Predicted 3D model of a 165-nucleotide RNA (Lysine riboswitch aptamer) from uncultured Mediterraneibacter sp.
[in-house]
RNA sequence: AGAUAGAGGUCGCAUUUUUCAUGAGUAAGAUGUUGGAUGUUAUCAGGAACAGUUGAACACAUCAGAAAGGGGAAGGUGCCGAAAGGGUGAGAAACCUGAUAUCUUGUCCUUGGGCAUGACGUAAAUAGCGGCAUGACUGUCAUCGCAGGAUGGAGAGCUAUCUGA
Numbered sequence: 001a002g003a004u005a006g007a008g009g010u011c012g013c014a015u016u017u018u019u020c021a022u023g024a025g026u027a028a029g030a031u032g033u034u035g036g037a038u039g040u041u042a043u044c045a046g047g048a049a050c051a052g053u054u055g056a057a058c059a060c061a062u063c064a065g066a067a068a069g070g071g072g073a074a075g076g077u078g079c080c081g082a083a084a085g086g087g088u089g090a091g092a093a094a095c096c097u098g099a100u101a102u103c104u105u106g107u108c109c110u111u112g113g114g115c116a117u118g119a120c121g122u123a124a125a126u127a128g129c130g131g132c133a134u135g136a137c138u139g140u141c142a143u144c145g146c147a148g149g150a151u152g153g154a155g156a157g158c159u160a161u162c163u164g165a
Stems, first nucleotide, its partner, number of pairs: 001163006009080001012079009029063005038051004042100006083111010112138002115135004120130003140153005
């Protein structure tokens, strides 16, 4: 230097199937009342199409009434930069164009890991997730010490075996 195999954790990481609750008596829909000109196509802007004085939106009452994302449980699969976040490029879907948001992917940067607390963001949410800050814990290596330990570094790291120089 290369190859192979491993470890961190009893909440390791990601993904997937089934099921349960939440979402929610919500959205969309039907009828009626009111209202009196707008409404729909993810959001905004500009268009286009459709619906609307044979009555739009908003609001109220009744009828009937979902789903997705996220979460719990039980399994499966792939793994240990597992993976996550940010910048940037390309593509996809959506009526068209532009921007934002969503999904897929290339590339660069950051993060050893999980946990708790705080504010912010996201979300229907008090759940969860995201990054930031703080805190102790934990694994690994180095240095010091050696009774207990202390300080510091980062995964392109660490441990083991084999091969080559």